[in-house]
RNA sequence: CACUGAUAAAGGCAAACCCGGUGCAAACCUGGGACGCAAAGCCACGGGGCCACUCAGGGUCAGCCGGGCCACCCUA
Numbered sequence: 001c002a003c004u005g006a007u008a009a010a011g012g013c014a015a016a017c018c019c020g021g022u023g024c025a026a027a028c029c030u031g032g033g034a035c036g037c038a039a040a041g042c043c044a045c046g047g048g049g050c051c052a053c054u055c056a057g058g059g060u061c062a063g064c065c066g067g068g069c070c071a072c073c074c075u076a
Base pairs, nucleotide, nucleotide: 005073012037013036017032018031020029021028022027035063041069042068043067045066046065047064048061049060050059051058
């Protein structure tokens, strides 16, 4: 330096559900909460799920898969 990601160490994220808020909805935001996660960090590019509308297209999901970009710790 590259790879790997350990029944190790440090640190991180946070499903369901609940309070409050936004949205027609899917869903999202704050706080609580922990099922899990080695990219569960970011990007809707390809596939896919979902929602609304009504034929022209729009929205949402990155914790469904692939792809792209970036990165902490340690490296047994």
A computed fold for a 76-nucleotide RNA from Pseudarthrobacter sp. AL07, annotated as c-di-GMP-I riboswitch aptamer.
It was read from a public genome assembly, where an Rfam model found it.